Context: one part of a larger RNA
RNA sequence: UUGAACGCUGGCCGCAUGCUUAACACAUGCAAGUCGAACGAGAAAAUACCUUCGGGUAUGAGUACAGUGGCGGACGGGUGAGUAAUACAUAGGAAUCUGCCCAGUAGUGGGGGACAACUCGGGGAAACCCGAGCUAAUACCGCAUACUUCCUACGGGAAAAAGCCUUCGGGCGCUAUUGGGUGAGCCUAUGUCAGAUUAGCUUGUUGGUAGGGUAAUGGCCUACCAAGGCAACGAUCUGUAGCUGGUCUGAGAGGAUGAUCAGCCACACUGGAACUGAGACACGGUCCAGACUCCUACGGGAGGCAGCAGUGGGGAAUAUUGGACAAUGGGCGAAAGCCUGAUCCAGCAAUGCGGCGUGUAUGAAGAAGGCCUGAGGGUUGUAAAGUACUUUCAGUGGGGAAGAUAAUGACGGUACCCACAGAAGAAGCACCGGCUAACUCCGUGCCAGCAGCCGCGGUAAUACGGAGGGUGCAAGCGUUAAUC
Numbered sequence: 001u002u003g004a005a006c007g008c009u010g011g012c013c014g015c016a017u018g019c020u021u022a023a024c025a026c027a028u029g030c031a032a033g034u035c036g037a038a039c040g041a042g043a044a045a046a047u048a049c050c051u052u053c054g055g056g057u058a059u060g061a062g063u064a065c066a067g068u069g070g071c072g073g074a075c076g077g078g079u080g081a082g083u084a085a086u087a088c089a090u091a092g093g094a095a096u097c098u099g100c101c102c103a104g105u106a107g108u109g110g111g112g113g114a115c116a117a118c119u120c121g122g123g124g125a126a127a128c129c130c131g132a133g134c135u136a137a138u139a140c141c142g143c144a145u146a147c148u149u150c151c152u153a154c155g156g157g158a159a160a161a162a163g164c165c166u167u168c169g170g171g172c173g174c175u176a177u178u179g180g181g182u183g184a185g186c187c188u189a190u191g192u193c194a195g196a197u198u199a200g201c202u203u204g205u206u207g208g209u210a211g212g213g214u215a216a217u218g219g220c221c222u223a224c225c226a227a228g229g230c231a232a233c234g235a236u237c238u239g240u241a242g243c244u245g246g247u248c249u250g251a252g253a254g255g256a257u258g259a260u261c262a263g264c265c266a267c268a269c270u271g272g273a274a275c276u277g278a279g280a281c282a283c284g285g286u287c288c289a290g291a292c293u294c295c296u297a298c299g300g301g302a303g304g305c306a307g308c309a310g311u312g313g314g315g316a317a318u319a320u321u322g323g324a325c326a327a328u329g330g331g332c333g334a335a336a337g338c339c340u341g342a343u344c345c346a347g348c349a350a351u352g353c354g355g356c357g358u359g360u361a362u363g364a365a366g367a368a369g370g371c372c373u374g375a376g377g378g379u380u381g382u383a384a385a386g387u388a389c390u391u392u393c394a395g396u397g398g399g400g401a402a403g404a405u406a407a408u409g410a411c412g413g414u415a416c417c418c419a420c421a422g423a424a425g426a427a428g429c430a431c432c433g434g435c436u437a438a439c440u441c442c443g444u445g446c447c448a449g450c451a452g453c454c455g456c457g458g459u460a461a462u463a464c465g466g467a468g469g470g471u472g473c474a475a476g477c478g479u480u481a482a483u484c
Base pairs, nucleotide, nucleotide: 001482002481004480005479006478007477008476011356012355013354014353015352016351017349018348019314024312025311026310028309029308030307033071034070035069038068039067046059047058048057049056050055078267079266080265087192088191089190090189091188092187093186096184097183101180102179103178104177105176106175107174108173109143111141112140118133119132120131121130122129123128149158150157151156163172164171165170193239194238195237200230201229202228205227206226207225208224209223210222211221212220242264243263244262245261246257247256248255249254269290270289271288272287273286292303293302294301295300320346322345323344324343328342329340330339331338332337359389360388361387362386369380370379371378372377393425395420396419397418398417399416403411428473429472430471431470432469433454434453435452439468440467441466442465443464449456450455
């Protein structure tokens, strides 16, 4: 000094921190949606009225639930398994992409055919699936045009678009392209643990040519050619490990470490793969395989907390199945707004740090009691009682914010302020042989026991156990573990 644990003890407040072990398995709820100002369609309950008692009409309502389409689910949040270099840190570099955002230039003409939803039919236990028919769009596809852009053999060739709202002023979009910004990919150098009881390693291996592939360079991949490349300045192999800013310690140099916070990386039941997309080879997407769990009508299906809570298990050990979107930020939306276990708060824990309190003054008959005693006394000890005061904190009652720009406050009747009552509700733990501050009596008798080291204990033990007294810290104290 600690993300600590254990034992004894425990009054209050503030600020932090809280599964270091099984990257073990997970019940339940929530954690990513949003847009009707892109689009078609569109209920019901209930109420009122009419009724030939079958029902109909209006409101509910163009609402709810779905569907097409767009943007976002690549952020935020978690974990550290893997990784000793496809990582990280620092310094450089060129052969690249970049949705939304900012600035600029030019456009936004005219057509077409579908597919969901829906209706009908069918299959299935379910998950869900199949067939026929109808339909819209900012969904999809031709045509036209091209300041620019791309390709080029420099002749030429190729490629766009979508509308919606409007107070009729315009606004939001869309297409092509230039520049910027942001983000990302790639390359190089240097540095980054231990073992030589690991000495040789390598065949796409090292380089070249041509091609493929990628946003882009490159053995990244393929064919052919050459035989290289790395290594005692430690290659290869094995073990261990996320890296850094930092943190702890130390006068420093160093040593140890990498919780919380911040940057980067990797992973998402295990292994593999691609799709979509500006961006993923994607934690709460898809497909395949595997293990496990669950449902089943045995034909077949469903799932993934290393998100927030929570459960079992493991462990010396680590919290609530809480509140709110009020603030900050994020997604969508023109906006109102919706969503947000990010976040802000509250709850639990002396886990740590900091602050405060548990009274103050006076009080000698040096009371009683305890302990010791040479029996006179000494000590506990101004300590208590008594007397006179005070009221921090806690308690009770009243008022009551800032955080919020006009509105909106979970926290919260919180912080803070005032009043009231009464010393009232609030002290322990370890040690006392030397190191090391602090001594006597009794019990025990090499027993019981103590112990960090030296060592104590066998009948006068300041070392064991108890008591009185003392010393040190104090809402903590001691022990254990670890590190400097």
Molecule: small-subunit ribosomal RNA, 5' domain
Organism: uncultured marine bacterium